[in-house]
Large-subunit ribosomal RNA, domain IV from a Candidatus Woesearchaeota archaeon, 331 nucleotides, folded computationally.
Context: one part of a larger RNA
RNA sequence: UCCAAUUAAGGGAAUUCGGCAAAUUGGCCCUGUAACUUCGGGAUAAGGGGUCCCUGCGUUUGUAUCUGUAUAGAUGCGUUCGCAGGGUUCAAAGAUCAAGGCGGUCCGACUGUUUAACAAAAACUUAACUAACCGCUAGCCCGCAAGGGUGCGUACGGUUGGUGACGUCUGCCCAGUGCCAGUAAUUCAAACUCCGGUUCAAUGGAGCUAAGAUCUGGUAAACGGCGGGGGUAACUAUAACUCUCUUAAGGUAGCUAAAUGCCUUGCCGUUUGAAUGACGGCCUGCAUGAAUGGCGUAACGAGAUCGCCGCUGUCCCUAGUUGGAUGCCUC
Numbered sequence: 001u002c003c004a005a006u007u008a009a010g011g012g013a014a015u016u017c018g019g020c021a022a023a024u025u026g027g028c029c030c031u032g033u034a035a036c037u038u039c040g041g042g043a044u045a046a047g048g049g050g051u052c053c054c055u056g057c058g059u060u061u062g063u064a065u066c067u068g069u070a071u072a073g074a075u076g077c078g079u080u081c082g083c084a085g086g087g088u089u090c091a092a093a094g095a096u097c098a099a100g101g102c103g104g105u106c107c108g109a110c111u112g113u114u115u116a117a118c119a120a121a122a123a124c125u126u127a128a129c130u131a132a133c134c135g136c137u138a139g140c141c142c143g144c145a146a147g148g149g150u151g152c153g154u155a156c157g158g159u160u161g162g163u164g165a166c167g168u169c170u171g172c173c174c175a176g177u178g179c180c181a182g183u184a185a186u187u188c189a190a191a192c193u194c195c196g197g198u199u200c201a202a203u204g205g206a207g208c209u210a211a212g213a214u215c216u217g218g219u220a221a222a223c224g225g226c227g228g229g230g231g232u233a234a235c236u237a238u239a240a241c242u243c244u245c246u247u248a249a250g251g252u253a254g255c256u257a258a259a260u261g262c263c264u265u266g267c268c269g270u271u272u273g274a275a276u277g278a279c280g281g282c283c284u285g286c287a288u289g290a291a292u293g294g295c296g297u298a299a300c301g302a303g304a305u306c307g308c309c310g311c312u313g314u315c316c317c318u319a320g321u322u323g324g325a326u327g328c329c330u331c
Base pairs, nucleotide, nucleotide: 001325002324003323004322005321006320007319008318010316011315014314019311027051028050029049030048031047036041038165052087053086054085055084056083057082058081061078062077063076064075065074066073067072088092100309101308102307103306104305105304106303107301108300112124113123128163129162130161131160132159133158134157139150140149141148142147166296167295168294169293171226172225173224176223177222178219179218180217181216182215185214186213187212192207193206194205195204196203227245228244229243230242231241254288255285266282267281268280269279270278271277
């Protein structure tokens, strides 16, 4: 000096990206327990008291003996629960074991799963909702095939995709790209028919024509998309109103400087002595927005973030002790 433990007066997060690490709490009994809530929870919420020994009194009960009252009483030895007084220690769950607590916000409903060896999560899954295919010699999957699986199942079923409990909702667009359906007509290969090629042939042309395409419709919980400019109210400002260009339609409800906001440390308020933080509002949304789900939400979370109480060697500011490693000196 390092490693592993341990202890520290006074202060108590001043440390730090951040209370990381450590400390606090801890069992059992009694008491007491809020907001919120899907009425189940939240909850061991929080908070407070007790915990050892002796004695006395009461209580429960076993057993033995005794009592002419006997489902009772008394006595002896035990046992259960409780009250009171006293005693010892710094400390009585004396060791070990053994939750710190509370509040705000975001995300994900929850239990569960995952990158064996840098990631456990907001990712995956999930119940639930929804779309598509499929009537069984089905659909989907494996196989060149024979055949096999789903399944010796049968639409309250199976397969595939999307969203992701619950509550409340899920607006407009089918022009593009898909998918589905239709089809009078157009286009269209080989084969086939007919014609030309002096014969055969190569070959040339015409006709007929499937799927597909053109065409006509449908479909967005299919892939996806959801405007610009000018003017206008008796202060100003703003624009319910109006004009115009333009689109398939021009973003509805809701929510918002957000896990999404460039400008940006936006502006206002609360919190602090002081806040690029957090929370509550506002909306001027670079570039929010509705199952690519929108907005809420009790419970849950080794999730993210902010604060308060307690607690502490994280720090002020270091020091001591124990064990080990290294180093130095001597042998």
Its Rfam family is "Archaeal large subunit ribosomal RNA". Its Rfam clan is "LSU clan".